Predicted 3D model of a 97-nucleotide RNA (SAM riboswitch aptamer (S box leader)) from Candidatus Yanofskyibacteriota. Taxonomically the source falls in Bacteria candidate phyla (Bacteria). The RNAcentral record of the sequence draws on Ribocentre.
RNA sequence: AUAUUAUCAAGAGUGAGCCGAGGGUACUGACCCUGUGACGCUCCAGCAACCUGCUUCCGUAAGGUGCUCCAUUCAGCCCGCAAGGGAAAGAUGAUGU
Repeated sequence: AUAUUAUCAAGAGUGAGCCGAGGGUACUGACCCUGUGACGCUCCAGCAACCUGCUUCCGUAAGGUGCUCCAUUCAGCCCGCAAGGGAAAGAUGAUGU
C1' cells in the first nucleotide's frame, strides 16, 4: 500500500509546553472551531479493552495500538410521505498478501 473482518454506543483533559493559520473526511454546499492561538507535535494525566500477557471462566490492566467537547457536524447515493434506516467514503484494531 492493498484485501478480508469487527467496531464507530458509552467512557475519559477547557492539564502543561512548543508552533503559528488554517482546521473539522478527498470533493460540493451548509454549518461549526480558530491570533482569547484553532489544527498539529511533545510530555503528563486519564478512558477503553482490539491484540498480547496473567487468569479455568468471569475478569485484570502489565505490554502493543487506539482514544479523551458537541462530532464520523449535516446534506449529497439508495429505501422511505416523513421520522428514520442503509450504502459509500473515512477512522481504529486484528489477520492475510